The RNA shown here (Bacterial RNase P class A) has 353 nucleotides and comes from an uncultured Granulosicoccaceae bacterium. It matches the Rfam family "Bacterial RNase P class A". By type it is a ribozyme. From the family's description: Ribonuclease P (RNase P) is a ubiquitous endoribonuclease, found in archaea, bacteria and eukarya as well as chloroplasts and mitochondria.

[in-house]
RNA sequence: GGAGUUGGCCAGACUAUCGCUGCAGCAUGUUUGUUGUGGAGGAAAGUCCGGGCUCCACAGGGCAAGGUGCCAGGUAAUUCCUGGGGGGCGUGAGCCUACGGACAGUGCAGCAGAGAGUAGACCGCCUAAGCAACUGCAAGGUUGCCGGUAAGGGUGAAAGGGUGCGGUAAGAGCGCACCGCGCCAGUGGUAACACUGAGUGGCAUGGUAAACCCCGCCUGGAGCAAGACCAAAUAGAGGAACAUAUGGCGUGGCCCACGUUGUUCCCGGGUAGGUCGCUAGAGCGGUUCGGUGACGAGCAGCCCAGAUGAAUGAUAGUCCCAGACAGAACCCGGCUUAUGGCCAACUCCACAU
Numbered sequence: 001g002g003a004g005u006u007g008g009c010c011a012g013a014c015u016a017u018c019g020c021u022g023c024a025g026c027a028u029g030u031u032u033g034u035u036g037u038g039g040a041g042g043a044a045a046g047u048c049c050g051g052g053c054u055c056c057a058c059a060g061g062g063c064a065a066g067g068u069g070c071c072a073g074g075u076a077a078u079u080c081c082u083g084g085g086g087g088g089c090g091u092g093a094g095c096c097u098a099c100g101g102a103c104a105g106u107g108c109a110g111c112a113g114a115g116a117g118u119a120g121a122c123c124g125c126c127u128a129a130g131c132a133a134c135u136g137c138a139a140g141g142u143u144g145c146c147g148g149u150a151a152g153g154g155u156g157a158a159a160g161g162g163u164g165c166g167g168u169a170a171g172a173g174c175g176c177a178c179c180g181c182g183c184c185a186g187u188g189g190u191a192a193c194a195c196u197g198a199g200u201g202g203c204a205u206g207g208u209a210a211a212c213c214c215c216g217c218c219u220g221g222a223g224c225a226a227g228a229c230c231a232a233a234u235a236g237a238g239g240a241a242c243a244u245a246u247g248g249c250g251u252g253g254c255c256c257a258c259g260u261u262g263u264u265c266c267c268g269g270g271u272a273g274g275u276c277g278c279u280a281g282a283g284c285g286g287u288u289c290g291g292u293g294a295c296g297a298g299c300a301g302c303c304c305a306g307a308u309g310a311a312u313g314a315u316a317g318u319c320c321c322a323g324a325c326a327g328a329a330c331c332c333g334g335c336u337u338a339u340g341g342c343c344a345a346c347u348c349c350a351c352a353u
Stems, first nucleotide, its partner, number of pairs: 001349010012319007020039008041325001045336002048334005053223004060256004065219005070084005085099001086097004100214002105212002107208002122153002124149003130145006161179006180203001181201003184197005227276004236267001238266005247261004283302002286299005
């Protein structure tokens, strides 16, 4: 100097004039005026998860269905976060992980190939042993049949552990040495698991579950347009069909239990207003202690939007790091996505000293 990896911070500021709005005070009251004090985000986005809260509703059991899946912790809770382990990617800093089970069962792997899991003899190799033929004086040789073989070659994504030596008719863990694999033992660790063994065994019980499936754990539903209250107004002894306690209905499906007593359609009428829910919270940042960390506990301090056809804007000037992505609607914790600038640490490459 270049290229990367990880983490953190900020998200225009100031002045003047006018304008909008929550709360509180003082006045006013033809509903307004004035003073003070507040007024969008790190993602408010996505609506993907988990909850708080409200209602069904006093709400139980089972099946099915759905979600999740290494170990240990954190949390109100989670499929989230933290720290570890296994596997994979990268020279590396680091990153990813759909990571329970193939001896419960079923399925799938085209074609090729002898054979693809109760898995094998195509090309080869052997002629020891058995039978036959030919040849030779003989020893023997050649060929065929019957057989043996899976070391060599071929096919395939994948083919019955690898290298070497011995042995054999030729071979083969057939035997041995080393490697590998299974089991056992010891050590470390809470555990997942790792290491060691001059222990033990000739030993590969194929692959695939992001295929069906099995196993462990978890799970009522709907949602602030939830729901509660107040005021005002009105017109329903309107019509029809079905069912009728062995029926119907009761916030995903089915069954049981429990409770209750109808369901659907047509015609006609009133209301569409206001208040609450609605922001003091699993709250915020500071500091001390504990912990590798997520986080927890203590102490002191702070109050930081609650709109409802939807508030925070406009103009002028100055500064500068020149402002990107982008606007709350019940709230909170995560994840994912969009994006301008700055800072720190670490890794690799090149050059110089």